Small-subunit ribosomal RNA from a metagenome, 1462 nucleotides, folded computationally.
It matches the Rfam family "Bacterial small subunit ribosomal RNA".
The sequence is in RNAcentral, with records from SILVA.
[in-house]
RNA sequence: AGAGUUUGAUCCUGGCUCAGAACGAACGCUGGCGGCAGGCCUAACACAUGCAAGUCGAACGAGAAGCCACCUUCGGGUGGUGGACAGUGGCAGACGGGUGAGUAACGCGUGGGAACGUGCCUUUCGGUUCGGGAUAACCCAGGGAAACUUGGGCUAAAACCGGAUACGCCCUUCGGGGGAAAGAUUCAUUGCCGAAAGAUCGGCCCGCGUCGGAUUAGCUAGUUGGUGGGGUAAUGGCCUACCAAGGCCACGAUCAGUAGCCGGUCUGAGAGGACGGUCGGCCACACUGGAACUGAGACACGGUCCAGACUCCUACGGGAGGCAGCAGUGGGGAAUUUUUCGCAAUGGGGGCAACCCUGACGAAGCAACGCCGCGUGGGUGAUGAAGUAUUUCGGUACGUAAAACCCUUUCGACGGGGACGAAACCGCAAGGUUGACGGUACCCGUAGAAGAAGCCCCGGCUAACUCCGUGCCAGCAGCCGCGGUAAUACGGGGGGGGCAAGCGUUGUUCGGAAUUACUGGGCGUAAAGGGCGCGUAGGCGGUUUGCUAAGUUGGAUGUGAAAACUCUGGGCUUAACCCAGAGCCUGCAUCCAAAACUGGCAAACUUGAGUACUGGAGGGGAAAGCGGAAUUCCUGGUGUAGCGGUGAAAUGCGUAGAUAUCAGGAGGAACACCGGUGGCGAAGGCGGCUUUCUGGGCAGUAACUGACGCUGAGGCGCGAAAGCUAGGGGAGCAAACAGGAUUAGAUACCCUGGUAGUCCUAGCCCUAAACGAUGGAUACUUGGUGUGAGGGGGAUUGAAUCCCUUCGUGCCGUAGCUAACGCAAUAAGUAUCCCGCCUGGGGAGUACUGUCGCAAGGCUGAAACUCAAAGGAAUUGACGGGGGCCCGCACAAGCGGUGGAGUAUGUGGUUUAAUUCGACGACGCGAAGAACCUUACCUGGGCUCGAACGGCUAGUGACAGGAGAUGAAAGUUUCUUUUCCCGCAAGGGACACUAGUCGAGGUGCUGCAUGGCUGUCGUCAGCUCGUGUCGUGAGAUGUUGGGUUAAGUCCCGCAACGAGCGCAACCCCUGCCUUUAGUUGCUAACACGUUAUGGUGAGCACUCUAGAGGGACUGCCGGUGAAAAACCGGAGGAAGGUGGGGAUGACGUCAAGUCCUCAUGGCCUUUAUGUCCAGGGCUACACACGUACUACAAUGGGCGGCACAAUGAGUCGCAAACCUGCAAGGGGGAGCCAAUCUCAAAAAACCGUUCUCAGUUCGGAUUGGAGUCUGCAACUCGACUCCAUGAAGCUGGAAUCGCUAGUAAUCGCUGAUCAGCAAGCAGCGGUGAAUACGUUCCCGGGCCUUGUACACACCGCCCGUCACAUCACGAAAGCCAGUUGUACUAGAAGCCGGUGAAUCAACCGCAAGGAGAUAGCCGUCCAAGGUAUGACUGGUGAUUGGGGUGAAGUCGGAACAAGGUA
Repeated sequence: AGAGUUUGAUCCUGGCUCAGAACGAACGCUGGCGGCAGGCCUAACACAUGCAAGUCGAACGAGAAGCCACCUUCGGGUGGUGGACAGUGGCAGACGGGUGAGUAACGCGUGGGAACGUGCCUUUCGGUUCGGGAUAACCCAGGGAAACUUGGGCUAAAACCGGAUACGCCCUUCGGGGGAAAGAUUCAUUGCCGAAAGAUCGGCCCGCGUCGGAUUAGCUAGUUGGUGGGGUAAUGGCCUACCAAGGCCACGAUCAGUAGCCGGUCUGAGAGGACGGUCGGCCACACUGGAACUGAGACACGGUCCAGACUCCUACGGGAGGCAGCAGUGGGGAAUUUUUCGCAAUGGGGGCAACCCUGACGAAGCAACGCCGCGUGGGUGAUGAAGUAUUUCGGUACGUAAAACCCUUUCGACGGGGACGAAACCGCAAGGUUGACGGUACCCGUAGAAGAAGCCCCGGCUAACUCCGUGCCAGCAGCCGCGGUAAUACGGGGGGGGCAAGCGUUGUUCGGAAUUACUGGGCGUAAAGGGCGCGUAGGCGGUUUGCUAAGUUGGAUGUGAAAACUCUGGGCUUAACCCAGAGCCUGCAUCCAAAACUGGCAAACUUGAGUACUGGAGGGGAAAGCGGAAUUCCUGGUGUAGCGGUGAAAUGCGUAGAUAUCAGGAGGAACACCGGUGGCGAAGGCGGCUUUCUGGGCAGUAACUGACGCUGAGGCGCGAAAGCUAGGGGAGCAAACAGGAUUAGAUACCCUGGUAGUCCUAGCCCUAAACGAUGGAUACUUGGUGUGAGGGGGAUUGAAUCCCUUCGUGCCGUAGCUAACGCAAUAAGUAUCCCGCCUGGGGAGUACUGUCGCAAGGCUGAAACUCAAAGGAAUUGACGGGGGCCCGCACAAGCGGUGGAGUAUGUGGUUUAAUUCGACGACGCGAAGAACCUUACCUGGGCUCGAACGGCUAGUGACAGGAGAUGAAAGUUUCUUUUCCCGCAAGGGACACUAGUCGAGGUGCUGCAUGGCUGUCGUCAGCUCGUGUCGUGAGAUGUUGGGUUAAGUCCCGCAACGAGCGCAACCCCUGCCUUUAGUUGCUAACACGUUAUGGUGAGCACUCUAGAGGGACUGCCGGUGAAAAACCGGAGGAAGGUGGGGAUGACGUCAAGUCCUCAUGGCCUUUAUGUCCAGGGCUACACACGUACUACAAUGGGCGGCACAAUGAGUCGCAAACCUGCAAGGGGGAGCCAAUCUCAAAAAACCGUUCUCAGUUCGGAUUGGAGUCUGCAACUCGACUCCAUGAAGCUGGAAUCGCUAGUAAUCGCUGAUCAGCAAGCAGCGGUGAAUACGUUCCCGGGCCUUGUACACACCGCCCGUCACAUCACGAAAGCCAGUUGUACUAGAAGCCGGUGAAUCAACCGCAAGGAGAUAGCCGUCCAAGGUAUGACUGGUGAUUGGGGUGAAGUCGGAACAAGGUA
């Protein structure tokens, strides 16, 4: 410090996710030791049991047991000592300890303040006197189950009371008045009282700070203030009476929600954010609610009283209790410990002290809960052992790892020793005494590598790879995403990486996140500028001077507790931890100083703003009046059959006279031309003409005011269209509606009608893509060019024109900005001020609430849930029922077909035991040839080292041949015959068979694991690269543009310059010529010969053959064109503009085809999916389609005659002559391994003849019969021949195919395959046309451009209803619960007040009585409770509403291209 994820790719916006740190944690697996620290976050739920606050005999009385002494009636009594339990009294139980429910508050933090209190402690001053009456304990008598309690009697005090005294003290009318005390003790000492100070602690007040909600906007009657009184330690509405009507609030009152606050902790670079457990400070609470008493201090955790709930005891009459103290129990929960030891230390209470008490505390125990430290060994050790994993079978890895050898002994175990913490205290002193932890830490010794390693991860992010299993299953997953037969992503193994007594997961917080932006973001199109103005509060504000000192700046002082944090040093063996010092605590307060800036006050200024005057533009607004054109309607005339409407029609109108046309009239609405990115207005918006009223802006002048300004939360006003209310009006247009069309449908688009409405008046509504998708104001920042309204200047008679200038309105562009597009003085640039708004998509501008509205609805405006994206701009493609240019037998123009018939053939389908398989833009395809074979399929019969081959082991000696049985055959089986080489032998070898074994075999699967080969777009003209340049980038440029071409062919231009694969050419065939050569070819001349023939001699001239060359290049001429490329025409030429044909197939596309040519990974199979054999099937047949053949006839058929080819093939062959058969064929065998011989007859054509338009002398299917040939074999299932038969068919619907010249059409010939089988295929030659105006349209393609929400790329994407499942939410008659307000009622305990006839020891009084006090009673206040009625929140609810999600459901086709109606 970043990374992953939207896309085909890119940049941006933007969310989601990850890597880090932390924790009072929990869960899973695992677990050796020690130190330090922390350990109910949930039920402030309920609690059994024990303990947690007592102490003082040096305040007081009494005094059990025991002991001693005495007495004794032997029962006991008395005295002393002793001091227990209890009591009176004092002090302490207000501290310490717990918890965080409540509390949004002067509660807390911080800094101040005045009107206070303060036991114990310290200091100072003074005092400590004289009396009195009770009472508990105790005794007696009662009540009660108990708790407890009543009456009578005795008694003490430092308990209580009175008097005296009073420097200080209090009150005061300033005369005066009032108020204390306690003693104990042997000295010493200590206590007590009054007073003043101090210290400490506490009460009170104030400034500032302290969570979120406005879908909580108004709250408040003791409320705010005053006066009198009361109350308190003290100020104060704290309380009360009266008076006044205030007080708080948009700088957020009130209300509802949440929460103890802080020092600090975690995180973070910081600023911040989150948190407040342990430790420390403060607060609050103590079963819930209320109340006071005592006291220095409480409204009191282990006190009291009352009410309530709960639990317990009970004799039913009554009582008792409060763990949020320490342990512990139940419960809740994912989850949190021992009913331990000790007061030895520290601290606290009491006491003179000893001492007692102390679950504070000190320790131990439990649990890896956290932090820190240590160990589980170290060295040497290669045959790189075994084993495991993997393997290309060679090896490689675990791995110096182990073993082995040599060492060490921390920790742990065992044995021995053994603390510091201890100082106090007692005592005159000497001296004595005290340790829970603990026989612990620590030290020494003994033995021995001995007792001690796991967890997570290994697709990317992110460090670490392989094998097997599984097969969209099981599963994983933080995000992206893995898994559908080769998974580094699931599970296991091996290996590796990380951390380590832990490791992972989950949860939470901060970070990364500049993703709430103070530091540090944005708003034209990504989310985001309010529809527009006026203006309140607020914020901000021109120039100069003076004063001030609030802000600001500097200094000083106080405070900012300790701990924490940082630094330094020190102590535990180290560290964690602990100690000391310093820093820090960024803050607050007070004082002093400065005066630049901001603020305040005062005075001035004119440039901001405004006023005045003079001009001038304008659809600015309101009202009234007027005008013409047009539509419609009405009346009349002319006139006749249609009009109207559309893509085409129909509905509609019209013979009752329409449309058309002329004249007249009525009525409403809107204002052609001018008219213009021209004008005006804040926006909405404003358009005939005239008048009246009226707003604003502009220019010029520089007279006046003197900052009067800008913005603007709330507020107020304006605000298109549609809509609403009332009343008018209504020509045209026109939602709804009706009809006609279109369509599968058409609740639409089109047409004919047509009502609200559109218009006016008055009033509502208040929203728009109210848009420049751009808030307002001010200032600054190169330019160019239009236009509207003014002003000025030069020249000029004037106009026009030119120059300067102000305001408005446009375009283009520099810098700059921007993600890009773009903006660019009218900013989206550079700055300042103010307002509004945004924070992922969906849910949703929805629900609920409030408010406005007559309604429709507007404004305000969520959440649950769900997704990992949603989006912006630009790029490359692809696509478009977008555009432009161009090409192609693409159309058109022609010729001939297919589609109809019959047959052949292939496919689908069906059938079948099987009709083997593949292919589907490839259907006479793989298959250049299925009777058996082929053959892969089916049925049946056999074999299992196998039908073929290699290695090893063992055995046999053959194998082969012959004969037989059986069988459909394969096969099984019987008989017969039988080895070779070396060696004396044993034995070995060769060969063959048998048995075993390692390999076999598979046309079984996967062409979506592959190689190779092939098809297709397409012989279309394209596809790319290097360098440079442009762009943030994907990419662009080049390759686009102007011409041209068959062509990215060439030329020109150009930020491109070059290059490659394609095109073309080079290659082959063919067309002309030359040359070389001359047999098997040829024959002109010569000669011979034949009925005839190059038959023969001879020759190589010609043809031909097959080698080598030439030739054609827009080379020449003319024209057009840009002085180009090129095109057009011409000449010459055998051939002319690539002459014709072929071969040749760029980058790529289709997971195209092929595992059944071959090769090959993986999987499957092994007495079978292998292999052998027989038979069958691939040839089936209602049907559908493709491709062909033959025809339908006279341009023909039959018959006869008679010409002219080329490519080819041939020894397992072609086969002549000749003979024979009607023929297929048979016989025959010359010749030929072929320019020699053979196949071989070419056919159409041509000549002649016949047929005469008919289902025929056309056509030949089908069938019967008879044959031939091939073959082991023609039944299923061959071809051919002859005789006979003679079907459909008379030119073919919609539709559709081929072809542009030696082509189509037509005619035959040859070959491959092949025993045989060709209408198919591959070739060959013969005869030999027609037409092309042209590119509008159909199809395909190329280039440029445009739009896009497509990128699996239009066979794309995608919307809504409905149906089903599921999830969360809203409404809902209601029902339930909680919180809370108001009113009334109620009124315990208690304080206070009143009363007090009852009661009472202290004082007065001789007494009676008095004073005083108390009970009781009454009253104010008041808790719980009750009644009524609201508000808010939550739960639930038949039914209902929309929303989200879900697999391949249904219906349509709304959007994206002009998306087919933008």